[in-house]
A computed fold for a 244-nucleotide part of an RNA from a Minisyncoccota bacterium, annotated as large-subunit ribosomal RNA, domain VI. The RNAcentral record of the full RNA draws on ENA. The source organism's lineage runs through Bacteria, Bacillati and Minisyncoccota. Its Rfam family is "Bacterial large subunit ribosomal RNA".
Context: one part of a larger RNA
C1' cells in the first nucleotide's frame, strides 16, 4: 500500500510443502505339500534396525556469576580468617538452560482410480477369444487420507463481537517461553512483568566463632551446619508514576 467504515478475535482451504524404508522372532504349525529331506501361502501377534520430530522424567553431557578441596605467591599490620592473580590456577562435585548416547512418538490403517497381470460377458469370426461395446479384481508407484504452512487465491473469502461519546494501536517503561536489530509473547498499580525479601525445591557437604581433646599436625562437638546463579510458590519493599 491493496483487499473500498475503522478494528480485535476465529476460521475455510485454492495452492504448496513434509511423510513414504524395512529385518528378525512366534502362534497359526512341524500343519498344508511332499516317499523322504525338508517346509508353506493366508492370518494374527512381538521386538528390533536407520531415519525423522519433540522434549529433559530418567541415564549422561555441559554448565568461566554455585559449593567444597588444594599449590605457589601479593594484600587486607600480625594470628585466625579472607581477597586478587596464575588457562576458570588446579581438583572433585553441581541447579536452570541447552543438549545425545537419554525418553516419549511417526511411517499406518482405510479409500478412489490405476501398471504388468489374472479374469467375467462378448461379437467380429455360427466356434473359440479378458476386448471391439460393457463389467470386475490386482502395486511401496498415482489421487485422497495423516502432518506442517496458506485469502496478495487482486476470484483478495467467511463467521462472530467492539467502535465514531470512538473502538483499537502506536510510543514509552518493566521484561522473557522471544532475540542480532527489528518482530513476537507478558505486564504496566483494578499490578505478581523484573528485582528485592521470605518459604520451599535443589547443589556443596559439616561455614566462622567458642568448647573439649591432643606436644603438635589435626580430631569431636556447637550442627544435616554454612553457604548457594538461572528453578517453583508467596510478598508491592523497588522499578513499571504522572503526562502526551
Nucleotide at each position: 500500500c491493496g483487499u473500498u467504515c475503522g478494528g480485535g478475535a476465529u476460521u475455510u482451504g485454492a495452492g504448496g510443502g513434509g511423510u513414504c524404508u524395512u529385518g528378525g522372532c512366534u502362534g497359526u504349525a512341524g500343519u498344508a505339500c511332499g516317499a523322504g529331506a525338508g517346509g508353506a501361502c493366508c492370518c494374527a501377534g512381538u521386538u528390533g534396525a536407520a531415519c525423522g520430530a519433540a522434549c529433559c522424567u530418567c541415564u549422561g553431557g555441559u554448565g568461566u556469576a554455585c559449593c567444597a578441596g588444594u599449590u605457589g605467591u601479593c594484600c587486607u599490620a600480625u594470628c585466625a580468617a579472607g581477597g586478587g592473580c596464575a588457562c576458570u590456577g588446579c581438583u572433585g562435585g553441581g541447579u536452570a538452560g541447552c543438549u545425545a548416547a537419554g525418553u516419549u512418538c511417526g511411517g499406518a490403517u482405510g479409500g478412489g482410480a490405476u501398471a504388468a497381470g489374472c479374469g467375467c460377458u462378448g461379437a467380429a469370426a455360427g466356434c473359440a477369444u479378458c476386448u471391439a461395446a460393457g463389467c470386475g479384481c490386482g502395486a511401496a508407484a498415482c489421487c485422497c487420507g495423516c502432518c506442517c504452512c496458506a485469502a496478495g487465491a487482486u476470484u483478495a473469502g467467511a463467521u462472530c463481537c467492539c467502535g465514531u461519546u470512538a473502538a483499537g494501536a502506536c510510543u514509552c517503561g518493566u521484561c522473557a517461553c522471544a532475540g542480532a536489530c527489528u518482530a513476537u509473547g507478558a505486564c504496566g498499580u483494578u499490578g505478581a512483568u523484573a528485582g528485592g525479601a521470605u518459604g520451599c525445591a535443589g547443589g556443596u557437604g559439616g561455614a566462622a566463632g567458642g568448647g573439649c581433646c591432643g606436644a603438635g599436625a589435626g580430631g569431636c562437638u556447637u550442627u544435616a551446619a554454612g553457604c548457594c546463579g538461572a528453578g517453583c510458590a508467596u510478598u508491592a519493599c523497588u522499578a513499571a508514576u504522572a503526562g502526551u